[in-house]
RNA sequence: CGAGUGCGGGAGACGGCCGCGGCCGGGAAACCGGUCGAGGAAAGUCCGGACUCCACAGGGCAUGGUGCUGGGUAACACCCAGGCGGGGCGACCCGAUGGAAAGUGCAACAGAGAGUAGACCGCCUGAUACAAGCCCUUCGGACUCGCUGUGGGAACGUUGUUCCGCAUCGGGCCGAAGUCUCGAUUCAGGCAAGGGUGAAACGGUGGUGUAAGAGACCACCAGCGUUCCGGGUGACCGGGACGGCUCGGUAAACCCCACCAGGAGCAAGGCCAAGCAGGGAAUGGGCUGCCCGUCCGCCAAUCCCAGGUAGGCCGCAAGAGCCCGCCGCAGCAAUGCCGGGCCUAGAUAGAUGGUCGUCGACCGUCGUGCCUUUGGCCCGACGGGAUACAGAAUCCGGCUUACACCCGCACUCGCGGU
Numbered sequence: 001c002g003a004g005u006g007c008g009g010g011a012g013a014c015g016g017c018c019g020c021g022g023c024c025g026g027g028a029a030a031c032c033g034g035u036c037g038a039g040g041a042a043a044g045u046c047c048g049g050a051c052u053c054c055a056c057a058g059g060g061c062a063u064g065g066u067g068c069u070g071g072g073u074a075a076c077a078c079c080c081a082g083g084c085g086g087g088g089c090g091a092c093c094c095g096a097u098g099g100a101a102a103g104u105g106c107a108a109c110a111g112a113g114a115g116u117a118g119a120c121c122g123c124c125u126g127a128u129a130c131a132a133g134c135c136c137u138u139c140g141g142a143c144u145c146g147c148u149g150u151g152g153g154a155a156c157g158u159u160g161u162u163c164c165g166c167a168u169c170g171g172g173c174c175g176a177a178g179u180c181u182c183g184a185u186u187c188a189g190g191c192a193a194g195g196g197u198g199a200a201a202c203g204g205u206g207g208u209g210u211a212a213g214a215g216a217c218c219a220c221c222a223g224c225g226u227u228c229c230g231g232g233u234g235a236c237c238g239g240g241a242c243g244g245c246u247c248g249g250u251a252a253a254c255c256c257c258a259c260c261a262g263g264a265g266c267a268a269g270g271c272c273a274a275g276c277a278g279g280g281a282a283u284g285g286g287c288u289g290c291c292c293g294u295c296c297g298c299c300a301a302u303c304c305c306a307g308g309u310a311g312g313c314c315g316c317a318a319g320a321g322c323c324c325g326c327c328g329c330a331g332c333a334a335u336g337c338c339g340g341g342c343c344u345a346g347a348u349a350g351a352u353g354g355u356c357g358u359c360g361a362c363c364g365u366c367g368u369g370c371c372u373u374u375g376g377c378c379c380g381a382c383g384g385g386a387u388a389c390a391g392a393a394u395c396c397g398g399c400u401u402a403c404a405c406c407c408g409c410a411c412u413c414g415c416g417g418u
Stems, first nucleotide, its partner, number of pairs: 001414010012359007020037007039389001043400002046398005051265004058292004063261005068082005083097001084095004098256002103254002105250002120195002122191006130183001132181002136178006143172004148167004153163004203221006222246001224243008269314004278305004284296004319343001321342005328337003362384006369377003
């Protein structure tokens, strides 16, 4: 300098004029003065409570919620710190994070087969019709060669030579059969290692073994089970031994397990004033799902029809409150404690506004100077100037969602300089 990650803060200040609401003071009143007056989410109504009522006090079922461990908190599904799993180079981020050998269910299509599965392509063995080969064996041959024997004949010439025929034997060649080899039809048997399908195929790698294979067996590894040791509060982590060889996924499916939960809600619920008109059903009614139990009662209460009122006050703003802390104390932290300070809307057809001026965080342009010179810093001038999302309604602690303008801190990665 660039690119990121996590966290925190701000949301204007002052003055004038006009207009509102609360409170306090003055005043017979009109009115006057002082003071205060929308958010970080006020939104969503998603959680948890405070508070109020259901006369009182329970138990069970159902229903609903939460779901790793420890801590925080009034409490929580929140926050903090960890464990395990996943993503990222990293700072960090995400997790609907208990249980699948308790049971039931589900998984389209493809595929042989999707959980005590399975044979599509294949591999091996045997039988078998067929084809090819010819090493070997046997048989045959009117083919051919050789040795030996023999016959008559012929020729020559002289006692031997050559030619022809026959026979035995041997070789070659041809044919046939058998065996063997290869291809290969059909059948039988063995296999689940190789290939294929699929998101996923019933452990992985290497070897022994086999007709061919396979945890069938062996070595190492992963997982699971049993057991022992060590660390930790714990979730869990690390290591050793033994073993069968391995029985998937899904519970934001039903379910099982552990823990929690009474209901309704400020239109809760009280007080005052005013006003009217009662009638009917039934024997029960309340404990805001049901049952037990308990309490009240039998003209009380409940329910249905009809009539009247809908005005004022309280609840209603002092609270599990907020701010600060020479680095307050404890704690990794959330948070708690201690000390000091402060009072900051309470409307009820529903206020908190409009306008002018100055300043101001900040932005832009220009100029001077300086520096490590695509840039940065100080000063000055001019111009602009609080923006988006958005309005309290019983209150508080969270979560989620919407969103612009700024400021700051810490950390990670990359490049460069010293």
Bacterial RNase P class A from an Acidimicrobiia bacterium, 418 nucleotides, folded computationally. The source organism's lineage runs through Bacteria, Bacillati, Actinomycetota and Acidimicrobiia. Model confidence (mean pLDDT): 76 of 100. The model forms 94% of the base pairs in the Rfam consensus.